[in-house]
RNA sequence: CCCUGAAAAGGGCAAACCUGCCGGAAGGCAGGGGCGCAAAGCCGCGGGUCCAGACCGGACAGCCGGGCUGCCAGG
Numbered sequence: 001c002c003c004u005g006a007a008a009a010g011g012g013c014a015a016a017c018c019u020g021c022c023g024g025a026a027g028g029c030a031g032g033g034g035c036g037c038a039a040a041g042c043c044g045c046g047g048g049u050c051c052a053g054a055c056c057g058g059a060c061a062g063c064c065g066g067g068c069u070g071c072c073a074g075g
Base pairs, nucleotide, nucleotide: 002075003074004073005072012037013036017032018031019030020029021028022027035062041068042067043066045065046064047063048060049059050058051057
């Protein structure tokens, strides 16, 4: 550096739902909570879905693809 894997070790993230706050909404933030995840880390580049809608826009990275980075183990 590449491939494979999550058995082990150390761990990490956090669905639905509840509470508070922000937002016109989708949705986001914090606390609780764990459905799950070997990239469920980051990026709105492509597709898709959602909100809004005349245009301009906004959201989802845990929908798929792609890019960048990363702990451990084996080859």
Predicted 3D model of a 75-nucleotide RNA (c-di-GMP-I riboswitch aptamer) from a Candidatus Bipolaricaulota bacterium. Lineage of the source: Bacteria > Bacteria candidate phyla > Candidatus Bipolaricaulota. The sequence was found by an Rfam model in a public genome assembly. The prediction has a mean pLDDT of 86.